Model confidence (mean pLDDT): 84 of 100. Predicted 3D model of a 116-nucleotide RNA (FMN riboswitch aptamer (RFN element)) from a sheep gut metagenome.
[in-house]
RNA sequence: AAUCUUCGGGGCGGGGUGAGAUUCCCCACUGGCGGUAUAGUCCGCGACCUGCUUUUUUAAGCAGCUGAACCGGUGAGACUCCGGUACCAACAGUACAGUCUGGAUGAAAGAAGAUU
Numbered sequence: 001a002a003u004c005u006u007c008g009g010g011g012c013g014g015g016g017u018g019a020g021a022u023u024c025c026c027c028a029c030u031g032g033c034g035g036u037a038u039a040g041u042c043c044g045c046g047a048c049c050u051g052c053u054u055u056u057u058u059a060a061g062c063a064g065c066u067g068a069a070c071c072g073g074u075g076a077g078a079c080u081c082c083g084g085u086a087c088c089a090a091c092a093g094u095a096c097a098g099u100c101u102g103g104a105u106g107a108a109a110g111a112a113g114a115u116u
Base pairs, nucleotide, nucleotide: 001116002115003114004113005112006111007110013027014026015025016024028099029098030089031088032045033044034043035042040087041086049064050063051062052061053060054059069085070084071083072082073081091102092101093100
């Protein structure tokens, strides 16, 4: 380097209102992959979504879209550690959803391994 195999996303418990809410309100809980001093909030990637192209068309490729952090401390070095206080989380369904149900027993960033 090529081919193949396996793996590859977590979380609503309690109370309130209500005819009805795991969706609203109060408290709670969760954090994909690579990089870097250990990262949901830095840099980059994937997923979802949108558009276009191609007859590998239940597919592939390309483009777009793509959320959120500060203060103090330690240190040679941390927006990653420690302390504190914040913030964010596609689409469809349903009483308004990061946590329920669904596309999805899917796909994928990538990780590990086998063979040549």
Notes:
RNAcentral holds the sequence, with entries from MGnify.